Description
The prediction has a mean pLDDT of 83. Predicted 3D model of a 1504-nucleotide RNA (small-subunit ribosomal RNA) from an uncultured prokaryote. Its Rfam family is "Bacterial small subunit ribosomal RNA".
RNA sequence: AACGAACGCUGGCGGCGUGCCUAACACAUGCAAGUCGGGGGAGAAAGGGAGCUUCGGUUCCUGAGUAAACCGGCGCACGGGUGAGUAACACGUAGGUAACGUACCCUGGAGUCCGGGAUAACCAGUCGAAAGACCGGCUAAUACCGGAUACGACCGAGGAGGCUUCGGCUUCCACGGUGAAAGAUGGCCUCUGCUUGCAUGCUAUCGCUUUGGGAUGGGCCUGCGGGCCAUUAGCUUGUUGGUGAGGUAACGGCUCACCAAGGCUGUGAUGGUUAGCUGGUCUGAGAGGAUGAUCAGCCACACUGGGACUGAGACACGGCCCAGACUCCUACGGGAGGCAGCAGUGGGGAAUAUUGCGCAAUGGGGGAAACCCUGACGCAGCGACGCCGCGUGGGUGAUGAAGGCCUUCGGGUCGUAAAGCCCUGUCGUAAGGGAAGAAACGUACCGACCCUAACACGUCGGAGGAGUGACGGUACCCUACAAGAAAGCACCGGCUAACUCCGUGCCAGCAGCCGCGGUAAUACGGGGGGUGCAAGCGUUGUUCGGAAUUACUGGGCGUAAAGCGCGUGCAGGCGGUUCGGUAAGUUAAGCGUGAAAGCCCUCGGCUCAACCGAGGAAGUGCGUUUAAUACUGCCGGACUGGAGUUCGGAAGAGGGGGGUGGAAUUCCAGGUGUAGCGGUGAAAUGCGUAGAUAUCUGGAGGAACACCAGUGGCGAAGGCGGCCCCCUGGUCCGAUACUGACGCUGAGACGCGAAAGCGUGGGUAGCAAACAGGAUUAGAUACCCUGGUAGUCCACGCCGUAAACGAUGGGUACUAGGUGUCUGGGGUAUUGACCCCCUGGGUGCCGUAGCUAACGCGUUAAGUACCCCGCCUGGGGAGUACGGCCGCAAGGUUAAAACUCAAAGGAAUUGACGGGGGCCCGCACAAGCGGUGGAGCAUGUGGUUCAAUUCGACGCAACGCGAAGAACCUUACCUGGACUAGACAACGGUGGACCGCUCUAGAAAUAGAGUUUUCCUUUCGGGGACUGGUGGUUCAGGUGCUGCAUGGCUGUCGUCAGCUCGUGUCGUGAGAUGUUGGGUUAAGUCCCGCAACGAGCGCAACCCUUGUCUUUAGUUGCUACCAUUAAGUUGAGCACUCUAGAGAGACUGCCCGUGUUAAACGGGAGGAAGGUGGGGAUGACGUCAAGUCCUCAUGGCCCUUAUGCCCAGGGCUACACACGUGCUACAAUGGUCGGUACAGAGGGUCGCCAACCCGCGAGGGGGAGCCAAUCCCAGAAAGCCGGCCUCAGUUCGGAUUGGAGUCUGCAACUCGACUCCAUGAAGGCGGAAUCGCUAGUAAUCGCGGAUCAGCACGCCGCGGUGAAUACGUUCCCGGGCCUUGUACACACCGCCCGUCACACCAUGGAAGCUGGUCGUACCGGAAGUCGGUGGAGUAACCCGCAAGGGAGCUAGCCGCCCAUGGUAUAGCUGGUGACUAGGGUGAAGUCGUAACAAGGUAGCCGUA
Repeated sequence: AACGAACGCUGGCGGCGUGCCUAACACAUGCAAGUCGGGGGAGAAAGGGAGCUUCGGUUCCUGAGUAAACCGGCGCACGGGUGAGUAACACGUAGGUAACGUACCCUGGAGUCCGGGAUAACCAGUCGAAAGACCGGCUAAUACCGGAUACGACCGAGGAGGCUUCGGCUUCCACGGUGAAAGAUGGCCUCUGCUUGCAUGCUAUCGCUUUGGGAUGGGCCUGCGGGCCAUUAGCUUGUUGGUGAGGUAACGGCUCACCAAGGCUGUGAUGGUUAGCUGGUCUGAGAGGAUGAUCAGCCACACUGGGACUGAGACACGGCCCAGACUCCUACGGGAGGCAGCAGUGGGGAAUAUUGCGCAAUGGGGGAAACCCUGACGCAGCGACGCCGCGUGGGUGAUGAAGGCCUUCGGGUCGUAAAGCCCUGUCGUAAGGGAAGAAACGUACCGACCCUAACACGUCGGAGGAGUGACGGUACCCUACAAGAAAGCACCGGCUAACUCCGUGCCAGCAGCCGCGGUAAUACGGGGGGUGCAAGCGUUGUUCGGAAUUACUGGGCGUAAAGCGCGUGCAGGCGGUUCGGUAAGUUAAGCGUGAAAGCCCUCGGCUCAACCGAGGAAGUGCGUUUAAUACUGCCGGACUGGAGUUCGGAAGAGGGGGGUGGAAUUCCAGGUGUAGCGGUGAAAUGCGUAGAUAUCUGGAGGAACACCAGUGGCGAAGGCGGCCCCCUGGUCCGAUACUGACGCUGAGACGCGAAAGCGUGGGUAGCAAACAGGAUUAGAUACCCUGGUAGUCCACGCCGUAAACGAUGGGUACUAGGUGUCUGGGGUAUUGACCCCCUGGGUGCCGUAGCUAACGCGUUAAGUACCCCGCCUGGGGAGUACGGCCGCAAGGUUAAAACUCAAAGGAAUUGACGGGGGCCCGCACAAGCGGUGGAGCAUGUGGUUCAAUUCGACGCAACGCGAAGAACCUUACCUGGACUAGACAACGGUGGACCGCUCUAGAAAUAGAGUUUUCCUUUCGGGGACUGGUGGUUCAGGUGCUGCAUGGCUGUCGUCAGCUCGUGUCGUGAGAUGUUGGGUUAAGUCCCGCAACGAGCGCAACCCUUGUCUUUAGUUGCUACCAUUAAGUUGAGCACUCUAGAGAGACUGCCCGUGUUAAACGGGAGGAAGGUGGGGAUGACGUCAAGUCCUCAUGGCCCUUAUGCCCAGGGCUACACACGUGCUACAAUGGUCGGUACAGAGGGUCGCCAACCCGCGAGGGGGAGCCAAUCCCAGAAAGCCGGCCUCAGUUCGGAUUGGAGUCUGCAACUCGACUCCAUGAAGGCGGAAUCGCUAGUAAUCGCGGAUCAGCACGCCGCGGUGAAUACGUUCCCGGGCCUUGUACACACCGCCCGUCACACCAUGGAAGCUGGUCGUACCGGAAGUCGGUGGAGUAACCCGCAAGGGAGCUAGCCGCCCAUGGUAUAGCUGGUGACUAGGGUGAAGUCGUAACAAGGUAGCCGUA
């Protein structure tokens, strides 16, 4: 795009078309083929009228020469239906028929004479239920028969001519023979006969007979064309041909007899399966593909099968006979029927119409005609089934109404849409008009012409009138009415035009493909809005297109599917140069045909269109005639360049056979010799004291041939390797002569063909499936080890496959080069051989153009062309099943389908990963020091418990984390008691100060009572602030949910050195380059190089702090000098320290060396500091849906007398356990007692708190000073000096418990810290494992701060003392760069294989069971044709007076053929089948781990 469609929703009108695609299933009922009285005989009834009547009836006329029936003629073979069968001369196209018919029709010739006998109807009778039948009698014809005649015709023989495909055909002449007919009607009286007039007469017309021609329509034959299956490869006996005969309209094995043995087939016979064919139709740019409804041509069929009859024509849709199935009637004896005609019914089906009207038109049959018949046809009805046309209104109308929807709450949108106002009248309704058009013929009138005796008839022409319409009172026209009765359907994630809200929550559902849906769905459902079509719109089905996705036009085969494992070669295809001929192919022109319709163009008719009419064009085809001869073919002649032969030479693991050699392994014998050997990751099995291994000598036997050896050689491939001999194939070079296209390819076919395997017979040293043992392991039917049989070897015969690979078929020609190597020939030169140059043949590498998806190929093509063969067409199922062929078997070869998936795959890219590689970092390992893991306690977590133990955080990167501090509060949890505009915010009204204080009830919240009482401003009305109660609604409130809706903030990789961009360049592209490389660095730091050149975020630096110096300043700081004091206490001073401002300083700057003259590195000098001086702040692009809705903010959802809010009490503090992080220890480098020294950084007015007094102490009293370089916290501790303790559960350790207290606080019971006295647990250095740290670090010691009423072993800071070690980068972990492999990309915590178990699906096998189809053999054989017979029957003709006979015909009988049927058997093909086999599919089953990385034993192919 299309449709004979169907289904869903919807539906106003008209025109034109169209309508059982399924059950060629079965059919009730009606109709669909009759007609002619001008061929013939016979001939009613009802009704009406009249007469008679015994009133029962009867007669006559009419109806009417009508109806019905019969004989006869023509028609019934057309028209109409259907598509079952048919793969065929059935159809199409072009021819042939000299091998044939053709009724009716046209035209020409000649005739139409004389006779005869029957028969139906009818009448009478008989049988039968019926259908029907029989017998007797009468009668006619255009029915039937005999005879005559014969221009033609046919037959026979003869003569002459013409044509010819040599078969024959045809024309003429004369002779002999055979064979015809029917009359009817009208008119007339000229002829003839009777004779008013009528006829057998005449005439006209229609008929009849014979024959020629034509037309029409057929039969038969032929070339060519149009399905599938080769898993159908052989078929055929009337088969192929001949002779003769029969038969037919006609040729012919069409049939028969005889003879011969042929015929068809790979250009697809035979068989199977499917199918009516064509013009056309649909699609497509075309070529094609699909299709064969309606219309038209042809064919076939008519319940199924068979058969003939009649006829011009049939083997006959509405005819006959027989058989079968089915249906109906029946009196059970017997009969009837055939809608695939039109309607209609049942049934089937997703599905397809009225039992309509009419012959008015067109056409057909009959008739002289009128006319009759006609379900052909014309019309109408039903169906949106299709195409076409029209309408459902037009204009105006902004308060952008109401309402709906959305909203960022402003508004937006439906939307000029509606309403309202003004119009119009298609359509609709009503009325009227409209006998419009569709009708012209025919009949009847007039004229002319022909014929005739004729003004009859007939033919032609003309004008007028009348009659005839199913559709239909329809089309159309006019009038009235009135916007009135007339819009839906699909879609809106992308493809694909069209977006929002709500509901739902991997549910319900959607889906053409991709895919949507798991709480914010433009994808589901609904609403609003929109988009597209529109009386339709969607869906489904089917065909073509897109699909160059079967490729003729117009594809491919190295790796995506695809080159046969290789050769030889028949057929076939293709084929060198030249000359001549021919004209088959080819080309050109003419002619014929290519039906009509359709398509296309032009014009025209319905108002337009659809539709219809006319003309033209086209129809690419076929046939035929003529011409041309370049090319191809064919025939003939010639040639040498392709190919081959000859001679000489060359290399070689080419093949076959025979012989022969040494090394090594093993075994045997002997010698020497002693305890091990062997084997592995480590072992063990095994061998060995019966003497192994080792070593020496000798021997046996089998197999294989080290070095040479090489991308060296040979061969078609498989493959071929010691040496010698024999036989033999191919290749190459050089040279001459010869043959003269002998060539290339190659379906089938034939041969060769590694390893494994098979058969028979040998052989067997080593190796080695199976097998055994030992190990390994969770297991280990493996990898490893020790053994070991087939086999490996030989001979003969099979097998026929491999990742049989260059994954690349063969041949020929052409198209830049460079460089190796093997093997020939030549040149120059040379004594000669090299080197060098040229030229063949092989074999490699690199590379230009070109090709390729890329990788790559590139004179050895995967380039450019030609020729031939093979092969491919998504993955799986499956190289499987079935069938065939081959094989001893294993199996090979050929080779599907159901079903299933939305992919499978190639090359390359970026990542990620690897039990891949290289380089390099990091307290990563190592080297060290100290810990954790064991104990007690603290703290966090899990778990458990509980009314609640609120919540979050979960590897590193949760767990002394949020929490810098839960007794109440906090607090979010639980129990109980209260409140409901609320504890808090906004607005308005009203009232008033509020607050504070006292009392009562209560656990408190709360409730009640009492007491006290305003401020600011003012224009004096009021306004504002504050506040109580109350009421109202837009609301408050929520630590309720979602961190997977979010912002912000944070963790982590990681302070790792990376992450990117612009332009350019390369690549089809993803992308690459830059950023890689060589050095170097802490660093993508820097240098060099480079198709890159630059730039950004990171690094570094800039910032803070610390270390040195200078300078400024000098109090609360400092004190060298002077004075003074108990004391820098004070005077004085600001040099020093210090404080805090500003500066300086360090930059690889200098020297040497190394390095590339670079960057840089190593060393050195100077310097307080040296190579980023130490520390901090600073965290690129990104990753983890990392963490947080309980900090805050926030979308959505949820609660609203509660999930909000207030209060009391409880809980977060529980405790069999488990883990993390810590503290204190286990002691002597210690504990304890006494004495004594030295910090830094902080904090302090709701505070720090001195002196002094009290208390053993916590602390109390006290109150000075200090808003701080001034006062206080504040005693630093380890250390040092001295004493005691002496290795013990202790003078270690301090848990636990009892008692007594202190402090804070409303309150220490649950549940604080501290003090004193007493108690004195575990613990003696910690298993596997594991953590931190590289220098002022670890370790160790104390001090301060935040939080805080109180509570610190935690956290954040501060200083004191102060180490050890680093060889080094193999290994563990993490990371960076480059490279490699990849089947990974949610990225190795990846992917993924097979068995088993379960469910479902389709398929194969299977004892069988059961259908279909076709063959063979035989039996039997209806009807019927044909043949025979015909003793029975018999009008026409013959003989006969007759009887009778004859001729002929017929029944009957016999025979051939033969449908259905039967028996037996074979093949093919379905269905089903216990059981069985594999296959496919299926969110979370089992077992293992085979493959992808070196996948942890490299993988894969063939085989056992």